[in-house]
This is a predicted structure of a 73-nucleotide RNA (transfer RNA) from Lacticaseibacillus manihotivorans DSM 13343 = JCM 12514. It matches the Rfam family "tRNA". Rfam's curators write: Transfer RNA (tRNA) molecules are approximately 80 nucleotides in length. The organism belongs to Lacticaseibacillus manihotivorans, within Bacteria. The coordinates come from a structure-prediction model, not an experiment, and the mean pLDDT is 83.

RNA sequence: GGGUCCGUAGCUCAGUUGGGAGAGCGCUGCCUUCGCAUGGCAGAGGUCGCGCGUUCGAAUCGCGUCGGAUCCA
Numbered sequence: 001g002g003g004u005c006c007g008u009a010g011c012u013c014a015g016u017u018g019g020g021a022g023a024g025c026g027c028u029g030c031c032u033u034c035g036c037a038u039g040g041c042a043g044a045g046g047u048c049g050c051g052c053g054u055u056c057g058a059a060u061c062g063c064g065u066c067g068g069a070u071c072c073a
Base pairs, nucleotide, nucleotide: 001072002071003070004069005068006067007066010025011024012023013022019056027043028042029041030040031039049065050064051063052062053061
């Protein structure tokens, strides 16, 4: 330098026929207990790496760019 894959909540990830942003764990509050744990209920938390474009509409499609993994040189 070139090819492929990945980047979504604090962590691990799902979601790619373009239309609701989600799960588990963690965190906060409440219930339960004498107290803790377990369990139940509710809630907070996200520029979907970044920019531009296509579209009525983009996490999803296109281009560029940054970071990581891997292969080739």